Two RNAs folded together computationally: RNase P RNA and transfer RNA, 479 nucleotides in total. Rfam match: Bacterial RNase P class A. The coordinates come from a structure-prediction model, not an experiment, and the mean pLDDT is 75.
RNA sequence: GGAGCGGCUCAGGUGGUCGCUGGCGAUGGGCGCGAGCCCGUAGCGAGAGGAAAGUCCGAGCUCCACAGGGCAGGGUGCCAGCUAGCGGCUGGUGGGGGCGACCCCGAGGAAAGUGCAACAGAGAAAGUCCACCGUGCCGUGCCCGAUCCGAGAGGAGGAGGUGCCGCGCGGCCAGGGUGAAACGGCGAGGCAAGAGCUCACCGGGCCCGCGGCAACGCGGGCUGCUAGGCAAACCCCACCUGGAGCAAGACCGAAUAGGGGAGCCAUUCGAGGACGGCCCGUCCGAGGCUCCCGGGUGUGUCGCUUGAGGCGCGCGGUGACGCGCGUCCUAGAGGAAUGAUCGCCGGCCGCCGGAGGUGACGAAGGCGGCGACACGAAACUCGGCUUACGAGCUCUCCGACC
RNA sequence: GCUCCCUUAGCUCAGCCGGAUAGAGCGGCGGCCUUCUAAGCCGAUGGUCGGAGGUUCGAGUCCUCCAGGGAGCGUCA
Numbered sequence: 001g002g003a004g005c006g007g008c009u010c011a012g013g014u015g016g017u018c019g020c021u022g023g024c025g026a027u028g029g030g031c032g033c034g035a036g037c038c039c040g041u042a043g044c045g046a047g048a049g050g051a052a053a054g055u056c057c058g059a060g061c062u063c064c065a066c067a068g069g070g071c072a073g074g075g076u077g078c079c080a081g082c083u084a085g086c087g088g089c090u091g092g093u094g095g096g097g098g099c100g101a102c103c104c105c106g107a108g109g110a111a112a113g114u115g116c117a118a119c120a121g122a123g124a125a126a127g128u129c130c131a132c133c134g135u136g137c138c139g140u141g142c143c144c145g146a147u148c149c150g151a152g153a154g155g156a157g158g159a160g161g162u163g164c165c166g167c168g169c170g171g172c173c174a175g176g177g178u179g180a181a182a183c184g185g186c187g188a189g190g191c192a193a194g195a196g197c198u199c200a201c202c203g204g205g206c207c208c209g210c211g212g213c214a215a216c217g218c219g220g221g222c223u224g225c226u227a228g229g230c231a232a233a234c235c236c237c238a239c240c241u242g243g244a245g246c247a248a249g250a251c252c253g254a255a256u257a258g259g260g261g262a263g264c265c266a267u268u269c270g271a272g273g274a275c276g277g278c279c280c281g282u283c284c285g286a287g288g289c290u291c292c293c294g295g296g297u298g299u300g301u302c303g304c305u306u307g308a309g310g311c312g313c314g315c316g317g318u319g320a321c322g323c324g325c326g327u328c329c330u331a332g333a334g335g336a337a338u339g340a341u342c343g344c345c346g347g348c349c350g351c352c353g354g355a356g357g358u359g360a361c362g363a364a365g366g367c368g369g370c371g372a373c374a375c376g377a378a379a380c381u382c383g384g385c386u387u388a389c390g391a392g393c394u395c396u397c398c399g400a401c402c
Numbered sequence: 403g404c405u406c407c408c409u410u411a412g413c414u415c416a417g418c419c420g421g422a423u424a425g426a427g428c429g430g431c432g433g434c435c436u437u438c439u440a441a442g443c444c445g446a447u448g449g450u451c452g453g454a455g456g457u458u459c460g461a462g463u464c465c466u467c468c469a470g471g472g473a474g475c476g477u478c479a
Base pairs, nucleotide, nucleotide: 001398002397003396004395006394007393008392009391010390012345013344014343015342016341017340018339020047021046023044024043026041027040028039029038030037031036049375053386054385056384057383058382059381060380061245062244063243064242073241074240075239076238077237078092079091080090081089082088093107094105095104096103097102108236109235113234114233115230116229129176130175132171133170134169135168136167137166139164140163141162142161143160147156148155149154184202185201187199188198189197203225204223205222206221207220208219209218210217211216249302250301251300259293260292261291262290263289264288265287272284273283274282275281309328310327311326312325313324314323315322316321346373347370348369349368350367351366352365356361403475404474405473406472407471408470409469412428413427414426415425421459431445432444433443434442452468453467454466455465456464
């Protein structure tokens, strides 16, 4: 200098002026049926994050449901531990990746059952396409040749042997070929040809011993050992799991609509309503008025921030974490504050500059720009995970120089 | 704030329990027909299946994480 890995820390600092939102106590005024609230004045003190984000998990809290148990549905899945709890974390086992720092794994079950595997291929879980071997038949070539014809030369030729072509039956899964995947691998023996058919080694299964809490590891013995892949396919096994969410929910509560009750007036002798400006008339017709009660909406209040809390030290533990002591209080708004502006210092970028270098390059210094100087901002609260993102320190590998 | 859903061609949608060339209608393009246009007929074109990673022999489809969009919940009758 380059490439990279895990962890830790920080998240520009500081000062002036003017604001904004809560809190505390003081003081002035106003509103409301009520709970309570609003507008001022000056003072004191406080005011975003490591992810406040995504809302992916787990809790607290609140309401609803609930005798107990089970089914269904959902989730998790090597082992042990940590924890309030978790799908989180820590340590380990097994597998995989990297030269390394180190990283990754949804790693229960495929001889419980069902299903899937396109295309290719004979066959995708049990199968014979080619090739190989045995055997039967037809055809044919060759060999041999009983017998027959012929004077002879020679010819015909049953049975048999053997080769080839074709067909059938059987053996075989070792080979070819197909595929992502082909019925343990490889070598030797063996066989008609072959094959765990047999043997050695490797792999698998079972048993035993030792180590370990366990997952599992190591060693020994036995067993020739068909039965592969996919469960982020259905499913099986084990364990967990009631539903909703602070717009949960609670308090105060006047008017309107709607509910309940009491009293009075009505109910074929008709309250009231529709048509209509009014009356008559026609039609519909059983409720109407007053008071009280409870529920309940807009407004308001509570829930609302002291909590499985932070920091420091000590002890226990490999560690996650636990215990003890000390210390600190650190936003609580509700269309939603945390800002604006001016300096100084720091940082980054650009230009100039040129110490120094063979060179690429580039120190000191100067000028200018950037507050969009990263990602991004609370909304009931915690514990995690995930995602976004700047800088520094530590660590690993490579190259050059000393 | 909380809860849930969707994303496939320019537009509107299929694609069911994974299987290889991802389809349909409309639109756009070219040709035929017509004096020309419309209608009609024929043809071809047009896709990173929102993005990334994983499971699998194989992913539009299954799983995870992101991105974008939409709906419902306070509010009686």